[in-house]
Context: one part of a larger RNA
RNA sequence: GGACGAACGCUGGCGGCGCGCCUAACACAUGCAAGUCGAACGGAGUUAUUUCAGCAGAAGCUUUCGGGUGGACGCAGGGAUAACUUAGUGGCGAACGGGUGAGUAACACGUGAGGAACCUGCCCUGGAGUGGGGGACAACAGUUGGAAACGACUGCUAAUACCGCAUAAGCCCACAGCACCGCAUGGUGCAGAGGGAAAAGGAGCAAUUCGCUUCAGGAUGGCCUCGCGUCCAAUUAGGUAGAUGGUGAGGUAACGGCCCACCAUGCCGACGAUUGGUAGCCGGACUGAGAGGUUGAACGGCCACAUUGGGACUGAGACACGGCCCAGACUCCUACGGGAGGCAGCAGUGGGGAAUAUUGCACAAUGGGGGAAACCCUGAUGCAGCGACGCCGCGUGGAGGAAGAAGGUUUUCGGAUUGUAAACUCCUGUCUUCGGGGACGAUAAUGACGGUACCCGAGGAGGAAGCCACGGCUAACUACGUGCCAGCAGCCGCGGUAAAACGUAGGUGGCAAGCGUUGUCC
Numbered sequence: 001g002g003a004c005g006a007a008c009g010c011u012g013g014c015g016g017c018g019c020g021c022c023u024a025a026c027a028c029a030u031g032c033a034a035g036u037c038g039a040a041c042g043g044a045g046u047u048a049u050u051u052c053a054g055c056a057g058a059a060g061c062u063u064u065c066g067g068g069u070g071g072a073c074g075c076a077g078g079g080a081u082a083a084c085u086u087a088g089u090g091g092c093g094a095a096c097g098g099g100u101g102a103g104u105a106a107c108a109c110g111u112g113a114g115g116a117a118c119c120u121g122c123c124c125u126g127g128a129g130u131g132g133g134g135g136a137c138a139a140c141a142g143u144u145g146g147a148a149a150c151g152a153c154u155g156c157u158a159a160u161a162c163c164g165c166a167u168a169a170g171c172c173c174a175c176a177g178c179a180c181c182g183c184a185u186g187g188u189g190c191a192g193a194g195g196g197a198a199a200a201g202g203a204g205c206a207a208u209u210c211g212c213u214u215c216a217g218g219a220u221g222g223c224c225u226c227g228c229g230u231c232c233a234a235u236u237a238g239g240u241a242g243a244u245g246g247u248g249a250g251g252u253a254a255c256g257g258c259c260c261a262c263c264a265u266g267c268c269g270a271c272g273a274u275u276g277g278u279a280g281c282c283g284g285a286c287u288g289a290g291a292g293g294u295u296g297a298a299c300g301g302c303c304a305c306a307u308u309g310g311g312a313c314u315g316a317g318a319c320a321c322g323g324c325c326c327a328g329a330c331u332c333c334u335a336c337g338g339g340a341g342g343c344a345g346c347a348g349u350g351g352g353g354a355a356u357a358u359u360g361c362a363c364a365a366u367g368g369g370g371g372a373a374a375c376c377c378u379g380a381u382g383c384a385g386c387g388a389c390g391c392c393g394c395g396u397g398g399a400g401g402a403a404g405a406a407g408g409u410u411u412u413c414g415g416a417u418u419g420u421a422a423a424c425u426c427c428u429g430u431c432u433u434c435g436g437g438g439a440c441g442a443u444a445a446u447g448a449c450g451g452u453a454c455c456c457g458a459g460g461a462g463g464a465a466g467c468c469a470c471g472g473c474u475a476a477c478u479a480c481g482u483g484c485c486a487g488c489a490g491c492c493g494c495g496g497u498a499a500a501a502c503g504u505a506g507g508u509g510g511c512a513a514g515c516g517u518u519g520u521c522c
Base pairs, nucleotide, nucleotide: 001522002521003520004519006518007517008516009515010514013394014393015392016391017390018389019387020386021352026350027349028348030347031346032345035092036091037090040089041088043086044085045084046083047082048081049080050079051078052077054075055074060069061068062067099305100304101303109229110228111227112226113225114224115223118222119221123218124217125216126215127214128213129212130211131165133163134162140155141154142153143152144151145150171196172195173194175192177190178189179188180187181186201210202209203208231277232276233275238268239267240266243265244264245263246262247261248260250258280302281301282300283299284295285294286293287292307328308327309326310325311324330341331340332339333338358384360383361382362381366380367378368377369376370375397427398426399425400424407418408417409416410415431463432459433458434457435456436455437454441449466511467510468509469508470507471492472491473490477506478505479504480503481502487494488493
């Protein structure tokens, strides 16, 4: 000198774009953050229309005044149709998106290879199919336990829920043949005989369309293996028993001590094993002429974690932040028998701290989930609020103006300086205030932002400057006060009666909506 997720002191006009718990991965009140589909299904409810039978019976007609006839409006019930709502069964999603960096020195990450040892829902392309049956369980009804959370029993019922049967182009299993190829185990293609495994329907008048099953290929995503790279300490020198390898069996999508039985005794290490400490890694960022050093906030990629530890279930995918089970700590409810919870999602609270924001608006845009769609959901996201936290831009007026006014400071008392500075004159209108218009972002409709940006008109210099320094380094000097005191200080050093170094004032220098200090890195 540069840089910062900064903090502190003094000061503070506006705008744009960014950024904002670095500490306690401390504890959390409250609200929201993952739903959706009635075009998979049976119910339930509401509304409308219609129909059936019932109750009630107005006007009118009639009357012997008792009534009769007539049947509108209405009421409750059953059926049908249509529209809507929806607890439950079922499907898809919830494994994405969002957060954090505790752990991890490791194939975690980066980079380059390999998988002839692998998986992949939705999506795309192509081939083949979608036949015929069955039994349940919710909801519901009834009974019943419990303070609650939540159950239990009996009975009924639907499906794209569940289970057999048929069929099998291709697929799977164990055989066996030919051809071609290779990278060791082998791979690919063709044909053979045996055994095995599929499916679901919905909407529509229909055409059709959305689905379903199976096979092959693709795309996307993932998993595994390897080469190289990846902090400090030798005041850590030996470490290791599933340890190293083999055979067999199990397990996995798949290879493998991944696990197990048996057998062998190996394996790693001064080219630093092991142990201890520290740490998420990278693209990048800062600095530097570069080499390098430091760093990993924000944004992007990967990994790990979700109160602590462990476990599996479901599923194409999890060993699953807003799922389940167990154990621990903590908090809450309780009728004391038993239950409920997990903000390292967005806001917000307490605490810790030098220190870090609103319990905001909207799904209008982009994107995501569901749906045939309409649409619904979305604290992702888009915006707004707060903070000079940072970067950038603008303003706080311009021109003229000497009696060099007054005042201040100083003085050798003549003056000098503040100083064209002010006053005063003439202007301007960025910003500002008021009034009017008013977007782009949205191809027809739909705008949170927002009556915002921007434009036009009017008013009027009106509302907008501080901070630090002035002995040398280092740009900038006098006066007074103080008297080794009070104090200053980055280094050298100032202060003990004429202090340009302390304090104040005037002046000056520097930077400027900032300026200084502290901390850290180069």

Overview
The part of an RNA shown here (small-subunit ribosomal RNA, 5' domain) has 522 nucleotides and comes from an uncultured bacterium. Rfam family: Bacterial small subunit ribosomal RNA. RNAcentral holds the full RNA, with entries from ENA and SILVA.